[in-house]
């Protein structure tokens, strides 16, 4: 100089004028006023505000106990309010490197591996065979042979070829008709035992054992660890308004009167148990029955003490149980009306920034500074100057070696034009992740390549 990798940062700025919106403070209209109306002060969109992928803060649901269902994450230790994030390490793979990408289990179980080839948990297509039979040739010591050759059927065979993402582990030897981990020697995976390292995933070794037949779990699944549901249109408060509305619906026992049982109901946008919380002695009336132990009219009997006496019987009243009807009608549930106006939730925060200390890092701790949008159909804008910064174009210096090359580069000066030109606008907030990003700078780190 040139090709890469990795991390960060700005992404316009100063002033004026005018214009918007929040505070804060004076004043000004109004019976008064948190309104109207001026003046002043002071603040006013992003690194992503985007996606709505995750994790919480916060609010509501009786609670957030427990189990199943569902649904996330998955190498090991740390950070962290927390996470599918970060950070440090480990194993594996690409890449010459700097780096980058992966990650729990296949001996619980189950299912799959297209096509091609012979064959895909499983085997002979082409080969190879002096081992078997049948049929030529050829040779011979010529009853019948030959470690010669050709076909074919049977048999071995899996080491050679071939297919393929993968086909019985690799070199080398022994063996055999030919072969083969059949057998050996070394490596290589695996198993079981054992040493040392390190909190751990791992890591190095050593001893036995021929055990040597995979690969897919972002296929079903098993294991671990984690999750209750919905959201700032959460929610809370006033003012008004409708239908003070229709419908369903328990009305039980025991009690020492504290209360206990039992029903009925309260999450959910999965079920179910537990706890907890809330309600539960209603009126009226109609037939049947029962009992006389409560009360009891007439009329009749009875009896004496002659009385609005007593005792029978007795319809009927209270009561018990059966079996209806009408009402009201809790804790709730179901239909529907009304109203969508106003304040609140609304910004101090797991907050910034700065120094010092800890840790390899993330990060944590201490101590000073500082407050840095809150609108509500939704403000945060234009206009002009100047600087910067970007494009053209002129002029002046410099350019030792190496590149590059005189149509280039560095500096400095002029003129012309650009300048919200690039991806883009807060809406309940904060920590990630992820995508988009003209043009600029900043630092390290790799490999080639040349000078001193």
């Nucleotide at each position: 100089u040139g090709a890469g990798u990795c991390g960060a940062c700005c992404g316009g700025g100063u002033g004026a004028u005018c214009g918007c919106g929040a505070c804060c403070u004076g004043a000004u209209g109004u019976g008064g006023a948190u309104c109207u109306u001026c003046a002043g002060g002071c603040c006013g969109a992003g690194g992503a505000a985007a996606g709505u992928c995750c994790g919480g803060a916060c609010u509501c649901c009786a609670c957030a106990g427990g189990a199943u269902a569902c649904g996330a994450u998955g190498c090991c230790g740390g950070g962290u309010a927390a996470u599918g994030c970060c950070c440090g390490g480990g194993c594996g793979g690409g890449g010459u490197a700097a780096u980058c990408c992966g990650c729990g289990g296949a001996c619980a179980g189950g299912g799959c591996c297209a096509c091609a080839g012979a064959a895909a948990c499983a085997g002979a297509c082409c080969g190879c065979g002096a081992u078997c039979c049948u049929c030529g040739g050829g040779c011979c010591a010529a009853g019948g042979g030959c470690u010669c050759u050709g076909a074919g059927g049977g048999c071995g065979u899996a080491a050679g070829g071939g297919u393929g993402a993968a086909a019985a582990g690799g070199u080398g030897g022994u063996g055999u008709a030919a072969g083969a981990g059949a057998c050996c020697a070394c490596c290589g995976g695996c198993g079981u035992g054992c040493u040392g390292g390190g909190c751990a995933a791992c890591c190095a070794g050593c001893a036995c054992g021929g055990c040597c037949a995979g690969g897919c779990a972002a296929c079903c699944c098993c294991c671990a660890u984690c999750g209750g549901g919905a959201g700032c249109a959460a929610g809370g408060c006033c003012a008004a308004g409708c239908a003070g509305g229709g419908g369903g619906a328990a009305g039980a026992g025991c009690u020492a009167c504290g209360g206990c049982u039992g029903g009925g109901g309260c999450g959910c946008g999965a079920u179910c148990c537990g706890u907890g919380c809330c309600c539960u002695u209603c009126c009226u009336u109609u037939g049947c029955g029962c009992a006389a132990a409560g009360c009891a009219a007439c009329a009749u009997c009875g009896g004496c003490u002659g009385g609005a006496c007593c005792g029978a019987c007795a319809a009927g009243c209270a009561g018990c149980g059966c079996a209806g009807a009408g009402g009201c009608g809790a804790c709730c549930u179901u239909c529907g009306g009304g109203u969508a106006g106003g304040c609140u939730g609304c910004a101090c925060g797991a907050g910034a920034g700065c120094a010092c200390g800890g840790g390899u890092g993330a990060c944590c701790g201490u101590g000073c500074u500082c407050c840095c949008a809150g609108a509500c159909a939704g403000a945060u804008g234009a206009u002009c100057a100047c600087c910067u910064c970007c494009u053209g174009g002129c002029c002046u210096u410099c350019c030792g070696c190496a590149c590059g090359u005189a149509u280039g580069g560095u500096a400095g000066g002029c003129c012309a034009g650009g300048c919200u030109g690039a991806c883009a606008g807060a809406a309940u907030c904060c920590g990630g992740c992820u995508u988009a990003u003209a043009g600029g700078u900043c630092a390290a780190c790799u490999c080639a390549g040349a000078c001193u």

Overview:
This is a predicted structure of a 452-nucleotide RNA (Bacterial RNase P class A) from an Anaerolineae bacterium. Of the family's consensus pairs, 97% are formed in the model.